Molecule: Glycine riboswitch aptamer
Organism: Clostridiaceae bacterium
RNA sequence: AUGAAGGUUACGGAAGAUACCCGAAAGGGAGCCGAAGAAGCAAGUUCAAGGGGUGGAAUGAUCUUGAAUGAAACUUUCAGGCAAAAAGACCGUAACCGGACA
Numbered sequence: 001a002u003g004a005a006g007g008u009u010a011c012g013g014a015a016g017a018u019a020c021c022c023g024a025a026a027g028g029g030a031g032c033c034g035a036a037g038a039a040g041c042a043a044g045u046u047c048a049a050g051g052g053g054u055g056g057a058a059u060g061a062u063c064u065u066g067a068a069u070g071a072a073a074c075u076u077u078c079a080g081g082c083a084a085a086a087a088g089a090c091c092g093u094a095a096c097c098g099g100a101c102a
Stems, first nucleotide, its partner, number of pairs: 006097008018030001020029003031082003037078001038076003044069008
């Protein structure tokens, strides 16, 4: 199943930042941007150790410390990008793949 999530393709929309410097070229240098991709972490949760307390009794609750896990358009700027074109997270439409709940 009168088709969920997710995915692919096509079309439309879609921000930021030097048309910088050296060099014949290859290449090199300086500055900058975040919205391909990549990486980082907050609360929370879990675990461990410990403190004081209630209590007949603490394994519960609570506090501290450490570890694990932990999202983004945040952060980093490795990658990518900084005239136009191309790319572009994300959004919309269409087709196709997909096969969840009932």